This is a predicted structure of a 181-nucleotide RNA (Lysine riboswitch aptamer) from a mouse gut metagenome.

RNA sequence: GGUAGAGGCGCAUCGAUUAAGAGUAGACUGCAGGAUAUGUCAGGCAUAGGGGAAUGCAGAAGAAAGGAUGAGAUGCCGAAGGUGUGGGGUUCCUGAGACUUCACAUGCUGGGGGCAGGAUGAAGAAUCCGGUCACUGUCAUUAUAAAGGAUUUCGGAAUCCGUUUAUGAUGGGGAGCUACU
Numbered sequence: 001g002g003u004a005g006a007g008g009c010g011c012a013u014c015g016a017u018u019a020a021g022a023g024u025a026g027a028c029u030g031c032a033g034g035a036u037a038u039g040u041c042a043g044g045c046a047u048a049g050g051g052g053a054a055u056g057c058a059g060a061a062g063a064a065a066g067g068a069u070g071a072g073a074u075g076c077c078g079a080a081g082g083u084g085u086g087g088g089g090u091u092c093c094u095g096a097g098a099c100u101u102c103a104c105a106u107g108c109u110g111g112g113g114g115c116a117g118g119a120u121g122a123a124g125a126a127u128c129c130g131g132u133c134a135c136u137g138u139c140a141u142u143a144u145a146a147a148g149g150a151u152u153u154c155g156g157a158a159u160c161c162g163u164u165u166a167u168g169a170u171g172g173g174g175a176g177c178u179a180c181u
Base pairs, nucleotide, nucleotide: 001181002180003179004178005177008077010076011075012074013073014072018068028059029058030057031056032055036048037047038046039045040096041095042094043093044092080109081108082106083105084104085103086102087101088100089099090098110136111135113133114132115131117129118128119127120126138172139171140170141169142168143167144166145165146164147163148161149160150159151158152157
């Protein structure tokens, strides 16, 4: 260098089902109200509006998307995620932002979890971010115990071992670790 593996509520993708979104939004009717409202934000532009805007109350009807769950399936163990730069898409135009997608770069992160916070979000869900707390996996050094082996001994027992297992302590880190080549 190559090949094959290990960690475990392990990672990513698709996804039946189910819950929630929500008795919400929008539209309709009635009463009040009386000039603005909508398109993420700003500017412009457009649309609706005294044939009654915003807003409030009531009535009868009444969705969806993103996200979640996850039977099952597929690919795997830098699995994957983040950050930065650039291009594309959504949004009426410009700029900003949000979301999404593609490419490049980056040793930023071993992994999952609890807690509080921030962004997104309807949300006490979930994802991401950094913080904190223990846990776990791995390697190095070391200590103890048991097993095993060797030496001495009639035996017991003693001594030694770069062997195996378990339990601790200290330190490192995935460009790591184990096996083969």
Its mean pLDDT, the model's own confidence on a scale to 100, is 78.